[in-house]
RNA sequence: GCAGUUCGUUAGACGAUCGCUUGUUUUACGACAAGAGGAAAGUCCGGGCAGCAUAGGAUAAUGACAGUCGCUAACGGCGACCGGGGGCAACCCUAGGGAAAGUGCCACAGAAACAAAACUACCCAUUUCGGUGGGAAAAGGUGAAAUGAGUGGGGUAAGAGCCCACAGCGUCAUAUGGUGACAUAUGGAGAAGGUAAACCCUGUCAGCUGCAAGGAGAUCAGCACAAAGAGUGAUCCGCUCGCUGGUCGGUACCCGCUUGAUCAUGCUAGCAAUAGCCUGACUAGAUAGAUGGUCGUCCACGACAAAACCCGGCUUACAGACGAACUGCUCGG
Numbered sequence: 001g002c003a004g005u006u007c008g009u010u011a012g013a014c015g016a017u018c019g020c021u022u023g024u025u026u027u028a029c030g031a032c033a034a035g036a037g038g039a040a041a042g043u044c045c046g047g048g049c050a051g052c053a054u055a056g057g058a059u060a061a062u063g064a065c066a067g068u069c070g071c072u073a074a075c076g077g078c079g080a081c082c083g084g085g086g087g088c089a090a091c092c093c094u095a096g097g098g099a100a101a102g103u104g105c106c107a108c109a110g111a112a113a114c115a116a117a118a119c120u121a122c123c124c125a126u127u128u129c130g131g132u133g134g135g136a137a138a139a140g141g142u143g144a145a146a147u148g149a150g151u152g153g154g155g156u157a158a159g160a161g162c163c164c165a166c167a168g169c170g171u172c173a174u175a176u177g178g179u180g181a182c183a184u185a186u187g188g189a190g191a192a193g194g195u196a197a198a199c200c201c202u203g204u205c206a207g208c209u210g211c212a213a214g215g216a217g218a219u220c221a222g223c224a225c226a227a228a229g230a231g232u233g234a235u236c237c238g239c240u241c242g243c244u245g246g247u248c249g250g251u252a253c254c255c256g257c258u259u260g261a262u263c264a265u266g267c268u269a270g271c272a273a274u275a276g277c278c279u280g281a282c283u284a285g286a287u288a289g290a291u292g293g294u295c296g297u298c299c300a301c302g303a304c305a306a307a308a309c310c311c312g313g314c315u316u317a318c319a320g321a322c323g324a325a326c327u328g329c330u331c332g333g
Base pairs, nucleotide, nucleotide: 001329002328003327004326005325006324007323008322009321010320012298013297014296015295016294017293018292020035021034022033023032024031025030037304041315042314044313045312046311047310048309049210050209051208052207056237057236058235059234062206063205064204065203066202067081068080069079070078071077082096083094084093085092086091097201098200102199103198104195105194106193114148119140120139122135123134124133125132126131150166151165152164153163154162169190171188172187173186174185175184176183177182214255215254217248218247219246220245221244222243223242229241230240231239232238262281263280264279266277267276268275269274299302
């Protein structure tokens, strides 16, 4: 210099002016302060919080997940590692339990798709020379996949793990290393086609409802009064509760609502996820829903998109610009 890998940052800047939401302050006019995101999005997963019993027991259904160790409030998330796959490499991907429990499926092509069989070719017998009967499953051809262990030798009419040697494969045992998944070595016996992102089996987890959650009544009448009913929204147990209707009040004001597994700098432990500690900070809270308009100056001319109970993740969208670490090749010193 070229090509590439991974991880990040930013998300126009400054000023003036007119508005909007909230808070503080003022008798009042007014003044001052704060005011969207990395994804606020999709609402996919987990938790807090709230109600049902401080959510309890059993069974079933349904759903999600699936290597090991760790992290976390929790998770189906994250980190590190193991195994498998890709790349020269940095690095990336992994839907990674079970196919000797059972069932299903395996398009097209092909003789045949797991049941057994045999199209061409091979061997033996026979023949009217067209075939016919038998043997074998090595060769050809088809296919993603062909009965499922390659090479060499023996063997045979021809052949075949039919037999032998070596190599490979998974599996079992032992030893060593590792917390572990697992790896390496030695030995034994062995030949089960693929598919579980098909049903299914095994294991683990999940009670239901979501801030429109939820937080106030008064009074009258009727029925029931110990057994039924209702609620707990799969069922049973258990637990709780009298039920129904009318009238008045209330009817979106107020609380929940933003101080929180919070944020920032630093230090310590750890490969990391993460945890602990010191100091400092308070940073939207609307309810038809604010966060905007105009003007001026400048530049590289500005993407995706905007809170609605909160938090941790995942997924998806994103113009331009910038930074860091690393890899390969080439050139120069």
Molecule: Bacterial RNase P class A
Organism: Candidatus Saccharimonadota bacterium